[in-house]
Context: one part of a larger RNA
RNA sequence: GCCAGCGAGUCAAUAGCAUGAGCAAGGUUAAGACAGUGAUAGUUGGAGCCGUAGGGAAACCGAGUCUGAAUAGGGCGAAAUAGUUUAUGUUAUUGGACCCGAAGCCGUAUGAGCUAUCCAUGAGCAGGAUGAAGCUCGAUGAGAGUCGAGUGGAGGUCCGAACCGUUUGGAGCUGCAAAUCCUUCGGAUGACUUGUGGAUAGGAGUGAAAAGCUCAUCGAAUACGGUGAUAGCUGGUUCUCCCCGAAACAACUUUAGGGUUGGCCUGCAAAUUAGAUUUGGUAGAGGUAGAGCACUGAUAAGGCUAGGGGUAUCGAGAGAUAUUACCAAACCUUGUUAAACUUCGAAUGCUAUCAAUAAUUUUGUGGAGUUAGGCUAUGUGGGAUAAGCUUCAUAGCCAAGAGGGAAACAGCCCAGACUUCCAACUAAGGUCCCAAAAUAAUAGCUAAGUGGAAAAGGAUGUUUUCUUGCUGAGACAUUCAGGAGGUUUGCUUAGAAGCAGCAAUCCUUUAAAGAGUGCGUAAUAGCUCACUGAACAAGUGGGAAAGCGCCGAAGACGUAACGGGGCUAAAGCUAUUUACCGAAGUUGAAGAAUUAUGAUAAGAUUGUAAUUGGUAGGGGAGCGUUCUAUAUUGGUAGAAGUUGUGGUGUAAGCCUAUAUGGACGAUAUAGAAGUGAAAAUGCUGGC
Numbered sequence: 001g002c003c004a005g006c007g008a009g010u011c012a013a014u015a016g017c018a019u020g021a022g023c024a025a026g027g028u029u030a031a032g033a034c035a036g037u038g039a040u041a042g043u044u045g046g047a048g049c050c051g052u053a054g055g056g057a058a059a060c061c062g063a064g065u066c067u068g069a070a071u072a073g074g075g076c077g078a079a080a081u082a083g084u085u086u087a088u089g090u091u092a093u094u095g096g097a098c099c100c101g102a103a104g105c106c107g108u109a110u111g112a113g114c115u116a117u118c119c120a121u122g123a124g125c126a127g128g129a130u131g132a133a134g135c136u137c138g139a140u141g142a143g144a145g146u147c148g149a150g151u152g153g154a155g156g157u158c159c160g161a162a163c164c165g166u167u168u169g170g171a172g173c174u175g176c177a178a179a180u181c182c183u184u185c186g187g188a189u190g191a192c193u194u195g196u197g198g199a200u201a202g203g204a205g206u207g208a209a210a211a212g213c214u215c216a217u218c219g220a221a222u223a224c225g226g227u228g229a230u231a232g233c234u235g236g237u238u239c240u241c242c243c244c245g246a247a248a249c250a251a252c253u254u255u256a257g258g259g260u261u262g263g264c265c266u267g268c269a270a271a272u273u274a275g276a277u278u279u280g281g282u283a284g285a286g287g288u289a290g291a292g293c294a295c296u297g298a299u300a301a302g303g304c305u306a307g308g309g310g311u312a313u314c315g316a317g318a319g320a321u322a323u324u325a326c327c328a329a330a331c332c333u334u335g336u337u338a339a340a341c342u343u344c345g346a347a348u349g350c351u352a353u354c355a356a357u358a359a360u361u362u363u364g365u366g367g368a369g370u371u372a373g374g375c376u377a378u379g380u381g382g383g384a385u386a387a388g389c390u391u392c393a394u395a396g397c398c399a400a401g402a403g404g405g406a407a408a409c410a411g412c413c414c415a416g417a418c419u420u421c422c423a424a425c426u427a428a429g430g431u432c433c434c435a436a437a438a439u440a441a442u443a444g445c446u447a448a449g450u451g452g453a454a455a456a457g458g459a460u461g462u463u464u465u466c467u468u469g470c471u472g473a474g475a476c477a478u479u480c481a482g483g484a485g486g487u488u489u490g491c492u493u494a495g496a497a498g499c500a501g502c503a504a505u506c507c508u509u510u511a512a513a514g515a516g517u518g519c520g521u522a523a524u525a526g527c528u529c530a531c532u533g534a535a536c537a538a539g540u541g542g543g544a545a546a547g548c549g550c551c552g553a554a555g556a557c558g559u560a561a562c563g564g565g566g567c568u569a570a571a572g573c574u575a576u577u578u579a580c581c582g583a584a585g586u587u588g589a590a591g592a593a594u595u596a597u598g599a600u601a602a603g604a605u606u607g608u609a610a611u612u613g614g615u616a617g618g619g620g621a622g623c624g625u626u627c628u629a630u631a632u633u634g635g636u637a638g639a640a641g642u643u644g645u646g647g648u649g650u651a652a653g654c655c656u657a658u659a660u661g662g663a664c665g666a667u668a669u670a671g672a673a674g675u676g677a678a679a680a681u682g683c684u685g686g687c
Base pairs, nucleotide, nucleotide: 001687002686003685004684005683006682011095012094013093014092015091016090017089018088019087020086021085022084023083026050027049028048032044033043034042054061055060064076065075066074067073098236099235101233105226106225107224108223109222110221116200117199118198119197120196121195122194123193124192125190127159128158129157130155134151135150136149137148138147139146140145163187164186165185169182170181171180202218204214205213206212239622240621241620242619243618244617249262250261251260252259253258263370264369265367266366267365268364269363270362271361274360278356279355280354281353282352283351284350290344291342292341296338297337298336300334301333302332303331305328307327308326309324310323311322312321313320314319373398374397375396376395377394378393379392381390382389403414404413405412418591419590420589421588423587424586425585429581430580431579432565433564434563438578440577441576442575443574444573445572451567457551458550461548462547463546464545465544466543467542468541469540470539478535479534480533481532482531484508485507486506489503490502491501514529518527519526592612593611594610595609596608597607598606599605623676625673626672627671628670629669630668631667632666633665634664641660642659646655647654648653
């Protein structure tokens, strides 16, 4: 891992509700007893409980009573009816209470054959090195002593085996091994190592102290028990079909991933139409969007003018006078602004009512689940007018919703799946091929593969429109020619001659020509332009708006920013038009169920209409398993079981051929449950 078997809402008491049954102003026995059976059953037992009367704290009174001074008022009652016992279902409470799952807490025992420390008694430590004290001798000294040589053999001394340890690196890491192997390393006469016997233990021991060790177990050992500890947590919870169908919100919570009540769902009963919903009319309340500045604030410029500052003059000073490129309240004019401003003020929404529409609505009661929500659109707050961010509001969808479209894609667009069909019409979206349907039509645009990602900004891209110049008295562009004189204007300057700079910028000759547009020179010179003529010949400049394009445009596996092929008078874009494709939508054909309402005396049946997506969850109806009772019935001419041919039912399922098997089954009606397996890192077994 697979297969098989096992594996989870049970039982008891009490209470509520629903349904059935018995008796009924009553209902009912409990323990016990009697007799008795295979075992229930039966008879008795009226103690007790519920109901038949309430009110009051109570005494007490009583259809009333309590309060009260009250005969008042008020509160709770009465007027009349329905209870009670039991069974089944369901829910609650108490119990292990649907099942499995802690770490833990407590009690009683068992452990020091591992290990820690200690006690008693034994054992072990190759070899080598160093050379303390002491002693002897010598030298020396007055002596204490000192020095030298020898001897001697000390030491938690040195090197290094056994032994003890385990520093480094490597191997091993389903190992040789639940701690080993190789290498290297520390101690190795000591606070050394070790044998045997003994002592100390669980909040206790022992500890050269690491919360180390106390039998592979230690921040409290192990075994058993209390024990099915508790788990607001995780996981799992077994057959079918039918009807309805949520919530992720409010309040409170040592509360926030848990609860309680309400909201929203469901079953039953009742009220009965309480006119729900939608649309339209009418009447209302309101201060949002917008707008505005009349208020409250903020705010720009100017005016006018208190006040302040500066300056000047006078004055001994106080201060006065004059003045101003300063500041400036109030006021005036013009211009702005606000969630906590409003002289104003919608649309929606809300309330009431009338009409149409039609199926709800309300109350009571049984049962819930939900209280992590998510995205999209719109309106706000927070954030950075960031977030697949966060807090609210309104709507939709997902959640709990399949189908078609968006390449793929919970939340976007279309559309709500009872079943079957090799029928039809459409929606969104599409119609060259992949790939169903237009290589459709008409008129334009785009040349960028724009389409098929992006801004500020930039540009003789191109199309359309508007506007304004010049132009057969010849424009624009091109070519040819001219482009002069006073004058080298004046100043400046070494020089300054159109062309470093400053000032001025006139006159003349002219068809025209600046005291000069640019290049150039040291300064001149030279080239050129404005301006003019000629040649040519018909359009040529400036501005604005709109459409579609261009640049701006850099990323990491591979084109990779149309889904691909591929597409250019498109298979792109704009406008118009027709046709077609396209879904579980709608229609057609056949069938099923539910609900409502008719027909039928009722049931069965049948007509019509509507309905039949669904998680949590509520309700209804069934299938199957084991056993019991009663009745019927099958079986050695072959039961159950196994195999699995054929048939059948909406499903759980049921019937059945063949073969096997070799003795027990089936049906009907009731009853009782150890009653249904795919999941629980489920348990046991097999492979």
Annotation
RNAcentral holds the full RNA, with entries from ENA. Predicted 3D model of a 687-nucleotide part of an RNA (large-subunit ribosomal RNA, domain II) from Candidatus Vampirococcus lugosii. Its Rfam family is "Bacterial large subunit ribosomal RNA". The coordinates come from a structure-prediction model, not an experiment, and the mean pLDDT is 84.